Large-subunit ribosomal RNA, domain V from Methanobrevibacter sp. 87.7, 600 nucleotides, folded computationally. It was read from a public genome assembly. The coordinates come from a structure-prediction model, not an experiment, and the mean pLDDT is 82.
Context: one part of a larger RNA
RNA sequence: CCAGAGACUUCCAUUGGGAAGCGAAGACCCCGUAGAGUUUUACUGCAGUCUGUCGUUGAAGCUUGGUUUUAGGUAUGCAGUGUAAGUGGGAGAAUUCGAUUCUAAGUCGCCAGGUUUAGAUGAUUCGUUUUUUUUUUUUUGAGACACCACUUUCUUAUGACUGUGUUUCUAACAUACUUUUUUUGGGUGUGGACACCGAUAGAUGGGCAGUUCGGCUGGGGCGGCACGGGCUUGAAAUUGUAUCAAGCCCGCCCUAUGGUCAACUCAAGUGGGACAGAGAUCCACUGUAGAGUGUAAGAGCAAAAGUUGGCCUGACUGUAUUUCGAUUAGUAAGAAAUCCAGAAGCGAAAGCUGGGUCUAGCGAACCUCAAGGUCCUCCUUGAUGGGGGCUUGAGAUGACAGAAAAACUACCUCGGGGAUAACUGGGUGGUCGCAGGCAAGAGCCCAUAUCGACCCUGCGGCUUGCUACUUCGAUGUCGGUUCUUUCCAUCCUGGGUGUGCAGCAGCACCCAAGGGUGGGGUUGUUCACCCAUUAAAGGGGAACGUGAGCUGGGUUUAGACCGUCGUGAGACAGGUUGGUUGCUAUCUAAUGGAAGUGUU
Numbered sequence: 001c002c003a004g005a006g007a008c009u010u011c012c013a014u015u016g017g018g019a020a021g022c023g024a025a026g027a028c029c030c031c032g033u034a035g036a037g038u039u040u041u042a043c044u045g046c047a048g049u050c051u052g053u054c055g056u057u058g059a060a061g062c063u064u065g066g067u068u069u070u071a072g073g074u075a076u077g078c079a080g081u082g083u084a085a086g087u088g089g090g091a092g093a094a095u096u097c098g099a100u101u102c103u104a105a106g107u108c109g110c111c112a113g114g115u116u117u118a119g120a121u122g123a124u125u126c127g128u129u130u131u132u133u134u135u136u137u138u139u140u141g142a143g144a145c146a147c148c149a150c151u152u153u154c155u156u157a158u159g160a161c162u163g164u165g166u167u168u169c170u171a172a173c174a175u176a177c178u179u180u181u182u183u184u185g186g187g188u189g190u191g192g193a194c195a196c197c198g199a200u201a202g203a204u205g206g207g208c209a210g211u212u213c214g215g216c217u218g219g220g221g222c223g224g225c226a227c228g229g230g231c232u233u234g235a236a237a238u239u240g241u242a243u244c245a246a247g248c249c250c251g252c253c254c255u256a257u258g259g260u261c262a263a264c265u266c267a268a269g270u271g272g273g274a275c276a277g278a279g280a281u282c283c284a285c286u287g288u289a290g291a292g293u294g295u296a297a298g299a300g301c302a303a304a305a306g307u308u309g310g311c312c313u314g315a316c317u318g319u320a321u322u323u324c325g326a327u328u329a330g331u332a333a334g335a336a337a338u339c340c341a342g343a344a345g346c347g348a349a350a351g352c353u354g355g356g357u358c359u360a361g362c363g364a365a366c367c368u369c370a371a372g373g374u375c376c377u378c379c380u381u382g383a384u385g386g387g388g389g390c391u392u393g394a395g396a397u398g399a400c401a402g403a404a405a406a407a408c409u410a411c412c413u414c415g416g417g418g419a420u421a422a423c424u425g426g427g428u429g430g431u432c433g434c435a436g437g438c439a440a441g442a443g444c445c446c447a448u449a450u451c452g453a454c455c456c457u458g459c460g461g462c463u464u465g466c467u468a469c470u471u472c473g474a475u476g477u478c479g480g481u482u483c484u485u486u487c488c489a490u491c492c493u494g495g496g497u498g499u500g501c502a503g504c505a506g507c508a509c510c511c512a513a514g515g516g517u518g519g520g521g522u523u524g525u526u527c528a529c530c531c532a533u534u535a536a537a538g539g540g541g542a543a544c545g546u547g548a549g550c551u552g553g554g555u556u557u558a559g560a561c562c563g564u565c566g567u568g569a570g571a572c573a574g575g576u577u578g579g580u581u582g583c584u585a586u587c588u589a590a591u592g593g594a595a596g597u598g599u600u
Stems, first nucleotide, its partner, number of pairs: 007597009017588003021583002029417004034413002036409004042211005048204008058169005064163005070157004075152001076112001085151005092126003101120008173191007214227001215225002223244001228250006251400001252294001253356002258312007266290001268286005292301002295361001297359003316342003320338005344353003367395006375389004425469001426467003430464001432460006441451002478553001479551003483545001484542005491516003494511006519531004559577004563572003
């Protein structure tokens, strides 16, 4: 000096690794006392339908009921003359308007008789009291059918009102045809007080409407109740203290298992004793509770709080106060304790008793019911009824400080949440993978050529879990493909050691990641199984590398089918078929090219 390459700056083009790229207040999931659509034996209603009754709506016959008026009849326990309905009054009443007696007929009947009608007869008959005669009392809860009034039972006739059933009618009403036309008319036929219509009551009623569809929760659902109470532990020596923490219990029971007074002592053991035994009942001794105490646990209790007996009902009424409930403001129901007054029980008395030895056994307002009183009050006054108040109690809300309440949604919507799930990542490392320690044993003998139990110690962060820290105003989700890089716990190739290594071929271990690690069949598959080769056909990571690179077979929307489940709407890590993969590259990065700079 020439040529090439590299670096830097600028420009052009390309690629699509990154900007958890852009796009859309996530559609999955959860939450909201948000919504909508759908279903139904959710709740509450409304149309509609059916049936009864009434109105519209009238007439007649037959039938069979009910209520009632009037006029009659009727009414038998035994005893008693005898067919005594009941109660009251009561001493006279009926009779030529026919007493009594007889005859005939009807009717009722408990078969004794009663009653009605017709005829005959023609003046008495019935009852109370007294007297006389006879023969004068007896019977009955009640004494005269002598008479009157009222009431009842059964029954006959008549009248009124009102039903049931059935038949008929025509004039309401309905309707077909026809006629005129002025019509809301007329005529004929058919039906007919039914139907239609209106009112009212009951039933039915997703046909329609409105509404609801709890909470806690190591996501939600399923499960459970940790949703109201009690005991022990946790609880860290006052009190208090959480978890779907550990162990349990309660929603009663008991008129004695309560009150009081008195007496007694239990469990168990030892010894003795007919049947009798390990164990029955009896005797003696030991016996601080090892028993019992209605019920859980803890605490308490021995001349008792236990066991047995006597008498009782304090398992009372009323006022007041305190404590827990509810540590430290406030707070209801409920539970407990204490004083006073009244009236009681037991006890000789002191005294004790407002249930159970103590700590669990429970429930607001509205409404209904019951009880109470010299009570209050009610639309002018009085009386009565009734209503409303007052006090006490009962009836239930257990999601237990108490709405009256079922599901589905993949057709879904809205508001929110990384307060909360499904990917990745982070944490952890039970599980998983790998390694080590010790070495019982197998290996003819011999632990360690090789294999290696029980137990123990690590490493990794590939599996599956747990967690819920990041992300729900979105970080695109399985597998394949393409392409790059990396680890070694090495499949092949390389180097070495041991061998139960003669050699060949192996087995085990040490070093080693330079290179290689392929092709097919079935399946969406990862994985797996199989085929033929090969030196070998290694295992992993990179947001389970890689969808602003591809694919879209699977999963995971809307259509549809099957099975199963569900009354149903619908549902199913059950199966099946179909099903839109957006983005023109700003920065950065990479690749290729050009120019320039100043160097080597």